[in-house]
RNA sequence: ACCGAUAAAGGCAAACCUGUCCGAAAGGCAGGGACGCAAAGCUAAAGGGCCUACUCUUCGUCAGAAGCAUGGCAGCCAGCUACCGAAG
Numbered sequence: 001a002c003c004g005a006u007a008a009a010g011g012c013a014a015a016c017c018u019g020u021c022c023g024a025a026a027g028g029c030a031g032g033g034a035c036g037c038a039a040a041g042c043u044a045a046a047g048g049g050c051c052u053a054c055u056c057u058u059c060g061u062c063a064g065a066a067g068c069a070u071g072g073c074a075g076c077c078a079g080c081u082a083c084c085g086a087a088g
Base pairs, nucleotide, nucleotide: 002088003085004084011037012036016032017031018030019029021028022027035075041080042079043078047077048076049073050072051071056067057066058065059064
């Protein structure tokens, strides 16, 4: 260094619930809650992927439909950094 134990010390928190909260939405924030996580720490404006569409664009039978990121997701991959130390 790789690696990751029925080790030690700690950490995070999915779904769901709650809200005189933010947002058009996706989503976020706070409290509760634990499915899980050895990076579930950080990076979203010049890596990929995914979600959303107020506005905008196109179409329209004028009901609406489709598309688009500069908005989001780091618990999808990726990149960067890091605690502990059995076996190998």
c-di-GMP-I-GGC riboswitch aptamer from Paenibacillus puerhi, 88 nucleotides, folded computationally. Its mean pLDDT, the model's own confidence on a scale to 100, is 86. Its Rfam family is "c-di-GMP-I-GGC riboswitch aptamer". Gene Ontology term of the family: cyclic-di-GMP binding. The source organism's lineage runs through Bacteria, Bacillati, Caryophanales, Paenibacillaceae and Paenibacillus. The sequence was found by an Rfam model in a public genome assembly.